Predicted 3D model of a 99-nucleotide RNA (THF (Tetrahydrofolate) riboswitch aptamer). It was read from a public genome assembly, where an Rfam model found it.

């Protein structure tokens, strides 16, 4: 000097556990605004996450008990753990490898 490579947060899927809703919240979509995170360091988006707001859409209950609960379900349901898959938007530097 050029080439090759490693590694994160996190996202998703499945399983298990504990919850929430089934009197419809949540999830998903939309409007506007705010915040946050993004390999070891720096920068960082039109991408990602999240909070508030706005609008539209919208559901699976059944049985037992006897009035308040229980069981089995259901919900693109929440959290935790495990496993698996994917994985720095991008730029610069660094790290590893041999040349």
């Nucleotide at each position: 000097u050029a080439c090759a490579g490693a590694g994160u947060a996190a996202a998703c899927a499945u399983a298990u556990g504990c919850g929430c809703g089934u009197u419809a919240a949540g999830u998903g979509u939309u409007u506007a605004g705010g915040g946050g995170a993004c390999g070891g360091g720096g920068a960082g988006u039109u991408g990602c996450c999240u909070c508030u707001u706005u609008a539209a859409c919208g559901a699976a209950a059944a049985c037992c008990u006897u009035u308040u609960g229980g069981u089995u379900g259901c919900g693109g349901u929440g959290c935790a753990u495990a496993u698996g898959u994917u994985g720095c938007a991008u730029c610069c530097c660094g790290c590893u490898g041999g040349a």